Background:
Predicted 3D model of a 71-nucleotide RNA (transfer RNA) from a Nanobdellota archaeon.
[in-house]
RNA sequence: GCCUCGAUAGUUUAGUGGCAGAACACAAGCCUGUCGCGCUUGAAACCCGGGUUCGAUUCUCGGUCGGGGCG
Numbered sequence: 001g002c003c004u005c006g007a008u009a010g011u012u013u014a015g016u017g018g019c020a021g022a023a024c025a026c027a028a029g030c031c032u033g034u035c036g037c038g039c040u041u042g043a044a045a046c047c048c049g050g051g052u053u054c055g056a057u058u059c060u061c062g063g064u065c066g067g068g069g070c071g
């Protein structure tokens, strides 16, 4: 330098054009003599910039970062 795969709550991940879901973690409450366990509720995310589209996390182009391969 070229090819390829990936980037989503603090972490691990699902989703693949129409409201972004889960688990753990976190906060509040209930329970308990206390902690823990358990139960209920809540906050929290689509890497950046263009394009297509009525509508983009999703398709497409470029960039950044990371993994793999070739030279």
Stems, first nucleotide, its partner, number of pairs: 001070007010024004018054001026042005047063005
Model confidence (mean pLDDT): 83 of 100. Rfam family: tRNA. The family's RNA type in Rfam is transfer RNA. The RNAcentral record of the sequence draws on ENA.